[in-house]
């Protein structure tokens, strides 16, 4: 240099172009316990707002579309192959 693959919560991981975050781990709160562990229940992205609620968010930027994590283009990072 050329080709292929990957990038999604704190971590791993899922998601036909139609509620972004399923499932697991972790964390927090509670139950249980003398206590801890295990187990069970609930919660768990960021910002604005007293609240109701609103906005943003799938590596970065742009495009297509009523609608994009998903399709197209450019870029970045990582992995594999070829030279």
């Nucleotide at each position: 240099g050329c080709g292929c693959g990957a990038g999604u919560g704190g971590c791993g991981u899922a998601a036909c172009g139609g509620c972004a975050g399923c499932c697991g781990c972790g964390u927090c709160a509670g139950a249980c316990u003398u206590a801890g562990g295990a187990u069970c229940u609930g919660a768990u992205g960021c910002c604005c707002g007293a609240g109701a609620g609103g906005g943003c968010g799938u590596g970065g930027g742009g495009g297509u579309u009523c609608g994009a994590a998903u399709c197209c283009c450019c870029c970045c990072u990582c992995g594999c192959g070829c030279a």

Transfer RNA from a Chloroflexota bacterium, 83 nucleotides, folded computationally. RNAcentral records the identical sequence in 2 taxa. The organism belongs to Chloroflexota, within Bacteria. The RNAcentral record of the sequence draws on ENA and MGnify.